Model confidence (mean pLDDT): 86 of 100. This is a predicted structure of a 351-nucleotide part of an RNA (small-subunit ribosomal RNA, central domain) from a Patescibacteria group bacterium. Rfam family: Bacterial small subunit ribosomal RNA. NCBI's taxonomy places the organism under Bacteria, Bacteria candidate phyla.
Context: one part of a larger RNA
């Protein structure tokens, strides 16, 4: 272990796909192991509960009655729920068919600005870096400029509170391929839904393997300062790494610190992508309507902060966590990993 909870106190799983399980639209008919209602036996006594009585009162005791919410078995009902069966569909899902938008994957080419590296020209003492130096680069011609060529990586300005994606994420152009969404229609199918233990995919950054690449930038490392030291902060340099192909790893303040799905519940403004109307040569504006993304707020919630139709409000299905701190996300053992390591997950003991 009932209960109570889960933004911020302990507690929503990183994320999705989905098996089992649990939930499960409308109508109509038939059936009943669930439900509901009756009857009959059982359910010892005592104990609880209601009356009444008896000890002076009380505890306590006697007497009567109710109750024992189960169990068996017989009748009976058909709202709900199951089962069979046959139907519905502007209604929950999916499909078609038309329109859109979009850093949504992936692959291949291609630019331009910076950066740096090489020759060459022009040019001379200096540069550079700091709070101030300095190490550090320069007469073997540096900083600067200018011309040609290499490289590597990210992709200015548009750019937004903007826009996709399950999440992590995704932003230079073009080109193939390729997932998902929204609106309209109402043409199809005819409950196919939801959730989802485990399973399985996916999963920044760091890290690992092998093989490549290496411009900047930089853990580790030198060295120069600061200081009382300075294993820092600040400077000059620099491996790994950062990149790219294969393959692991599987954690994050993986955060809206807010689990997915459905319903209802006043609004004002903003903004993105539909659509109808009105308006118009047409657009733009106006009204009205889906689907998102914000902002401010009525009720209501909340310890409060704050949330507030993208609810943390009022309800329902299903998962998943929490249960005083510290031991401790730790041993111990199992799984998994090349490794680091991860996931599972505790106790003595102490306060």
């Nucleotide at each position: 272990u009932u209960g109570g909870g889960c933004g911020u106190a302990a507690a929503g799983g990183g994320u999705g796909u989905g098996u089992a399980g649990g939930u499960g639209g409308u109508c109509a008919u038939a059936u009943u192991a669930g439900u509901c209602u009756u009857g009959u036996g059982u359910a010892a006594a005592a104990u609880c509960c209601u009356g009444u009585c008896g000890c002076c009162u009380a505890a306590c005791g006697g007497c009567a009655g109710a109750a024992c919410c189960g169990c068996a078995u017989g009748g009976g009902a058909a709202a709900c729920g199951g089962u069979a069966u046959g139907a519905c569909u502007g209604a929950g899902a999916g499909g078609g068919u038309g329109u859109a938008a979009g850093a949504g994957g992936u692959g291949u080419a291609u630019g331009g600005a910076a950066c740096u590296c090489a020759c060459g020209g022009u040019g001379u003492a200096g540069g550079g870096g700091u709070g101030a130096a300095a190490u550090c680069c320069g007469u073997u011609g540096a900083u600067a400029u200018c011309g040609u060529g290499g490289g590597g990586a990210a992709c200015g300005c548009c750019a937004a509170a903007a826009g996709c994606g399950a999440a992590a994420g995704c932003a230079a152009u073009a080109c193939a391929c390729u997932g998902g969404u929204a609106c309209a229609u109402a043409c199809c199918u005819g409950a196919c839904a939801c959730u989802g233990a485990a399973a399985c995919a996916c999963g920044a950054a760091a890290g690992c393997u092998a093989g490549g690449g290496u411009a900047g930038c930089g853990a580790a490392u030198g060295g120069g300062a600061u200081u009382a030291g300075a294993u820092a902060c600040c400077c000059c340099a620099g491996u790994a790494g950062u990149c790219c192909u294969a393959g692991c790893c599987c954690u994050a303040a993986a955060c809206g610190a807010u689990c997915u799905g459905a319903a209802c519940u006043g609004g004002u403004u903003u903004u993105u992508c539909g659509g109808a109307g009105u308006a118009u040569c047409g657009a733009c504006c106006c009204u009205c309507u889906g689907a998102g993304a914000g902002a401010c707020g009525a009720a209501g919630c909340u310890a409060a902060c704050g949330c507030g139709u993208u609810a943390a409000g009022u309800u329902c299905a299903g998962c998943g966590c929490c249960u005083g701190g510290g031991u401790a996300g730790u041993a111990c053992g199992a799984c998994c990993g090349c490794a680091a390591g991860g996931u599972u997950a505790a106790a003595a003991c102490u306060c």